[in-house]
Molecule: Bacterial RNase P class A
RNA sequence: AAUGGCGGCCGGAUAGCUGCACCCCGGAAAGGAAAAUCCGAAGGUGAGGAAAGUCCGGGCUUCAAGGGAACGGGAUACCAGAUAACGUCUGGCUGGAGAAAUCCAAGUGAAAGUGCCGCAGAAAACAUACCGCCGGCGGGCCAGGCCUGCCGGUAAGGUUGAAAAGGCGGGGUAAGAGCCCACCGCGCAAUCGGCAACGGUUGCGGCAGGGUAAACCAUAUCCGAAGCAAGACCAAAUGAGGAGGGCUUUCUUUAUUGAAAGUUUAAAGGACGGUUCCCAGUCUGCUCCAGAGGUAGGUCGCACCGAGCCGUUUAGCGAUAAACGGCCAAGAUGAAUAGCUAUCGCCUGCUGCUUUUGCCCUCGGGCAAAACUACGGCAGGUACAGAACCCGGCUUACAGGCCGCCGUAAAAU
Numbered sequence: 001a002a003u004g005g006c007g008g009c010c011g012g013a014u015a016g017c018u019g020c021a022c023c024c025c026g027g028a029a030a031g032g033a034a035a036a037u038c039c040g041a042a043g044g045u046g047a048g049g050a051a052a053g054u055c056c057g058g059g060c061u062u063c064a065a066g067g068g069a070a071c072g073g074g075a076u077a078c079c080a081g082a083u084a085a086c087g088u089c090u091g092g093c094u095g096g097a098g099a100a101a102u103c104c105a106a107g108u109g110a111a112a113g114u115g116c117c118g119c120a121g122a123a124a125a126c127a128u129a130c131c132g133c134c135g136g137c138g139g140g141c142c143a144g145g146c147c148u149g150c151c152g153g154u155a156a157g158g159u160u161g162a163a164a165a166g167g168c169g170g171g172g173u174a175a176g177a178g179c180c181c182a183c184c185g186c187g188c189a190a191u192c193g194g195c196a197a198c199g200g201u202u203g204c205g206g207c208a209g210g211g212u213a214a215a216c217c218a219u220a221u222c223c224g225a226a227g228c229a230a231g232a233c234c235a236a237a238u239g240a241g242g243a244g245g246g247c248u249u250u251c252u253u254u255a256u257u258g259a260a261a262g263u264u265u266a267a268a269g270g271a272c273g274g275u276u277c278c279c280a281g282u283c284u285g286c287u288c289c290a291g292a293g294g295u296a297g298g299u300c301g302c303a304c305c306g307a308g309c310c311g312u313u314u315a316g317c318g319a320u321a322a323a324c325g326g327c328c329a330a331g332a333u334g335a336a337u338a339g340c341u342a343u344c345g346c347c348u349g350c351u352g353c354u355u356u357u358g359c360c361c362u363c364g365g366g367c368a369a370a371a372c373u374a375c376g377g378c379a380g381g382u383a384c385a386g387a388a389c390c391c392g393g394c395u396u397a398c399a400g401g402c403c404g405c406c407g408u409a410a411a412a413u
Base pairs, nucleotide, nucleotide: 002408003407004406005405006404007403008402009401010400012344013343014342015341016340017339018338020046021045022044023043025040026039027038028037048384052395053394055393056392057391058390059389060227061226062225063224066279067278068277069276070275071274073223074222075221076220077219078092079091080090081089082088093107094105095104096103097102108218109217113216114215115212116211117210130158131157132154133153134152135151136150137149138148139147140146141145166184167183169181170180171179185207186205187204188203189202190201191200192199193198231300232299233298234297241289242288243287244286245264246263247262248261249260250259251258269284270283271282272281308327309326310325311324312323313322314321315320345382346381347380348379349378350377351376352375354371355370356369357368358367359366360365
């Protein structure tokens, strides 16, 4: 120089004119309720790093909540920490990728059980003998040698595949095989380091023959539901009946036998946020049928004081925590922050000057090609994108610009 990786920031600016929304101030009108309307314009404020996705976790609101047991559903899954909490983040460990800086992991259990591993291949897990190798008994061809049948041994070599009864080297054997040996792997034990995950060392053992749980499953831990269209308040409007049962009263009757009027207490029963049962508690309250008003108004929730933002110091590897100082920054409800003009910034292209090379030349220069560092001119463009209760994360989108730190394999200078 080039290139790779990690992290942070900006992502248009200024001026003028006109126009919006909210707050504050003043006035008018009105004063019939909550409230609303109009004018003025001195002042203040007015979208984001993701406001997106709606994937997690909460604050907040409402449902009265609770204890025990069984079953079910969902989530998480190496260790230690941070945090209000999390499935997030930080630092480690293990495994993998990379030359490295770094990056990735849906990181417990396959010796509880059940599945699956297509095709190929002899055989895909209580798994295997296709080609082979060795031994014995034969047969054919003239011997050597070649071809071939049966029996026994074998899994070292070869085929297939993502994966084939641990790997590699040696010994041994008829030929082989952890059959034996050393090393590695695996299992167990002890010991050392570490809070731990885990790692090191030593010893014993010939050793269970795969993978998959982002398959079912097992284990451990955790989990009320619904959601700002939650919910609170104001205004307005309406509030009948029928049948049956019980009770009371009156009349009647031999008789609570029949009729009328009033009433609906208590008890029984019902509901209670995954399901069922038990305990306990709260609310409701005769059964069935059925009717009427409202849910197209307004205010609050929402002047967002918040697990808030900014700066400094201290502690910590860090995420963060604490202390001190300062700041208050949209609140709409078919949805406000916009439009025009001008000058700049940044980017792209063309072009002039300039530079390099070549050619020509009357030595003044001219032509062609290339380059675009700086300067000038012209033209075009200026990313992703828009709150709706709020916050902490994750994921996704983003023209262009700036800054810091870390790495260097190969090739070139």